Source information
Model confidence (mean pLDDT): 84 of 100. Predicted 3D model of a 505-nucleotide part of an RNA (small-subunit ribosomal RNA, 5' domain) from an uncultured Actinomycetes bacterium.

[in-house]
Context: one part of a larger RNA
């Protein structure tokens, strides 16, 4: 000098764009953050309409609404950085050792039957959470049977082609395996197979912290055979066998740490960092476990144990903000219990639409960057006042007053968007927002501070003080003439900021 997610002191006009718990992965009141589909199903059946009416109502139609069964989603999106020195990450390969819902392309099919169960009704238990019994019912819920070989799986395998060891592909035999309707105008689905895309998983080469005041470490340890397990390879697990495996090119241990794209600095080499944004990983009160599912060992799912909090009729139950706000606490320190789904994106749905604290906006903070303003021109009798003085004067200083001009920003009034593509039959549909922007109006009117002035280092005098009070980044000032302390005048530097502190280069 530059930089910062900064803090502190003094000061503070406006706007745009960013950014804001670095500390206690401390504990959390309250609200919201994941639902959706009636064009899968049985119930429930409001408004309205029509008909009849004894004027009470009844019937038909209609389909709002609601819990349940069922489907898809809830594994995404959002948060945090605790742990982890590891194939966690980065990069480059391999998978002849793998899986992949929704989506795309192609081929074939969608036949025929059955038994239940929730909802509901009744009964019962419980303070509650909730639970039990009996009876009834539906399905794109569940379960049989048939059909498939040009294409699935298993078994044994002659042959051919190819390769990279195990092998891969093609081809003849035996056994096993599938479907579900709804709507009907277009159409949306279901099943089997092949391929693609996407996502995921596994393995390997190389790379990136400190410590030897850590020198030896290791029994599932290293390898083999067999078995189990997995989507899949593998001591992943197990039985048996062998005695191996790693290490001074740093094993093992200890400490620290999420990694990267990047960011800061620097001419570069390098050094430091990993906030915001993007990719990957890990975690979800602490520890463990599996279930469901294409996908989890699952933040707002389940079970067990533990700590903590709450309810209780003492028998038993409920909870998990490292989602968005917000509260307490910790701290030098970090925001609103806001608006909207209008846009972008996501889930469901045929769609309308519903949900979406993702997101888009608004609020707060000079926290940062950028831009603008606080007026412009003239004006000497160099006014008054202040300060200094050698008492002559000098300086503040064209500065002010005064004259003329202009009106950015702020203010008031009038007008007033784009963002809308889309969706909807049409009417219509913007949170931001009466915002940005445009026009008009009035008046110089509402808007300057902070640090420094001994040298380094731009900028000097007076008074007070008297090794005191104090200053200080280093050298050093202060003990009666202090340009170094304090105040004033003046000056210098930056400017809505200026200084100080901390950290990095």
């Nucleotide at each position: 000098g530059g930089a910062c997610g900064a803090a502190c002191g003094c000061u503070g006009g406006c706007g745009g764009c960013g950014u804001g718990c670095u500390u206690a992965a401390c504990a959390c009141a309250u609200g919201c953050a994941a639902g959706u589909c009636g064009a899968g199903c049985g119930a429930u059946g409001a408004a309205g309409u029509u008909u009849c009416u004894u004027c009470g109502g009844a019937a038909a139609u209609g389909g709002a609404u609601u819990a349940g069964c069922g489907g898809c989603g809830a594994a995404c999106g959002g948060g945090u950085g605790a742990g982890g020195a590891a194939c966690a990450c980065g990069u480059g390969a391999a998978g002849a050792a793998u899986c992949u819902g929704c989506c795309c392309u192609c081929c074939a099919c969608u036949u025929u039957g059955g038994g239940a169960u929730a909802a509901c009704a009744c009964c019962g238990g419980g303070a509650a959470a909730c639970c039990g019994g009996u009876g009834c019912u539906a399905a794109u819920a569940c379960c049989g049977a048939a059909u498939a070989u040009u294409g699935a799986a298993a078994c044994a395998u002659a042959a051919g082609u190819g390769g990279c060891a195990u092998c891969a592909c093609u081809g003849a035999g035996u056994u096993u395996u599938g479907a579900a309707a709804g709507a009907a105008u277009u159409u949306c689905g279901g099943u089997g197979g092949a391929g693609g895309a996407u996502g995921a998983c596994u393995u390997c080469g190389c790379g990136g912290c400190c410590u030897a005041u850590c020198a030896g470490c290791u029994a599932g340890u290293u390898g083999g055979u067999g078995a189990g397990g997995u989507a899949a390879u593998g001591g992943c697990u197990c039985a048996c066998c062998a005695a191996g495996g790693c290490a001074a090119c740093g094993a093992c241990g200890g400490g620290u740490a999420g990694c990267c794209g990047g960011c800061c600095u620097g001419a570069g080499a390098g050094g430091g960092c990993g906030a915001c944004c993007g990719g990957c990983c890990a975690c979800a009160c602490u520890g463990g476990g599996a279930c469901u599912g294409a996908g989890a060992c699952a933040c707002g799912g389940c079970c067990c144990a533990g700590a903590c909090u709450c309810c209780u009729a003492c028998g038993g139950g409920a909870g998990g903000c490292a989602g968005c706000a917000g509260u307490g606490g910790g701290g030098a320190a970090u925001a609103u219990u806001g608006g909207g789904c209008a846009a972008u994106g996501g889930a469901g749905g045929a769609a309308a639409c519903u949900c979406u604290g993702a997101c888009c906006c608004a609020g707060c903070g000079a926290c940062g960057c950028c831009g603008c303003g606080u007026g412009c021109g003239g004006g000497a009798u160099g006014a008054a006042g202040g300060c200094c003085u050698u008492c002559g004067g000098g300086u503040u200083g064209u500065a002010a007053a005064c004259c003329g001009c202009u009106u950015u920003c702020a203010g008031u009034a009038g007008g007033g968007a784009a963002g809308a593509a889309g969706c909807g039959a049409a009417a219509g549909u913007g949170a931001c927002g009466g915002u940005a922007c445009c026009u008009a109006c009035a008046a110089g009117a509402g808007a300057a501070g902070c640090a420094c002035c001994g040298g380094c280092u731009a900028a000097c005098u007076a008074u007070g003080u008297g090794c005191c009070a104090g200053c200080a980044g280093c050298c050093g000032c202060g003990g009666u003439a202090a340009u170094a302390c304090a105040u004033a005048g003046g000056g210098u530097g930056c400017a809505a900021g200026c200084g100080u502190u901390g950290u990095c280069c």